[in-house]
Context: one part of a larger RNA
């Protein structure tokens, strides 16, 4: 303050955080493919090849090496998967604002007592139907209790 009271949603406006959202922008991560550096391995090794065996040598033999070939594989590629962060046309509601629209549902019997559950229905609080509780006023009537 104390019914000239309190107070309830819609609607408009500012803000603020959120949800869906076609689509799109890094990240991390996986998984199939495709390549496949350098590198040791592994295999060939006709080419080279002083140092070891043989051999007087010539030359063979060993073991090296250049080269070839092979799996491994970093890096890249190409497609898909999970996942994070962000950005989104439009869209839901929610919070918060000094005031602002409608109307007036709640609190008194609140001016149809409310509230609850279901159903329909409405600009909004809401209304209407069923079905349930009193946490309902009033009036009457019972029961106890107390003077």
């Nucleotide at each position: 303050c104390a019914c000239c009271g309190c107070c309830c949603g819609u609607c408009a406006c500012a803000c603020c955080a959120u949800g869906g959202g076609a689509u799109u922008u890094g990240g991390a991560u996986u998984c199939a493919c495709c390549c496949g550096a350098a590198g040791g391995c592994a295999g060939u090794g006709c080419g080279c090849u002083a140092a070891c065996c043989a051999g007087c040598a010539a030359u063979g033999g060993a073991g090296g090496c250049a080269g070839c070939u092979g799996a491994c594989c970093a890096c890249g590629g190409u497609g898909g998967g999970u996942u994070u962060a962000g950005a989104g046309a439009c869209u839901g509601g929610g919070g918060u604002g000094a005031a602002g629209u409608c109307g007036u549902a709640a609190c008194a019997a609140g001016g149809u007592a409310g509230c609850c559950g279901u159903a329909g229905g409405g600009g909004a609080a809401c209304c209407u139907g069923c079905g349930g509780c009193u946490g309902g006023a009033u009036c009457a009537c019972c029961u106890c209790c107390u003077u």